SAM riboswitch aptamer (S box leader) from a Verrucomicrobiota bacterium, 121 nucleotides, folded computationally. The sequence was found by an Rfam model in a public genome assembly. Model confidence (mean pLDDT): 81 of 100. Of the family's consensus pairs, 94% are formed in the model.

């Protein structure tokens, strides 16, 4: 680079150097010299592996014995630390105008992308 599978509506800063982007991509719409983006020092959140422990579907069986899924709590390995994955992109239903054809909604599914994990190669 691709594959599989799970999560993404919540959380989580101050400095210091740099100096004009950025929010993956398109169309909005937002941050941004009151300093973007990176880069480094603390430092925090807590999705995912991890560990610690309750709970107990199952189990070889009788041993205060192993464990699945879920709860709690650590923060060891990733990650993350504006706005729902910022919003929508393809499709299905629904509401409101409207004869209809169309509009329009921060309505609601289910798919496509995109992210991180963890897994297999």
């Nucleotide at each position: 680079c691709a594959c599989u599978c799970a999560u993404c509506c919540a959380g989580a800063g101050u400095g210091a150097c740099u100096g004009a982007g950025g929010g993956a991509c398109u169309g909005g719409c937002c941050c941004g010299a009151u300093g973007a983006a990176g880069u480094c020092a603390c430092g925090g959140c807590a999705a995912c592996c991890g560990g610690u422990u309750g709970c107990g579907g199952c189990g070889c069986g009788u041993u205060c014995c192993g464990u699945a899924a879920c709860g709690a709590c650590c923060a060891g390995g990733u990650g993350c630390c504006a706005a729902g994955u910022c919003c929508a992109g393809c499709u299905c239903c629904g509401g409101c105008c409207g004869c209809a054809a169309g509009g329009u909604c921060g309505g609601g599914g289910g798919a496509a992308a995109g992210a991180u994990g963890a897994g297999a190669a």
Rfam family: SAM riboswitch aptamer (S box leader). Gene Ontology term of the family: regulation of gene expression.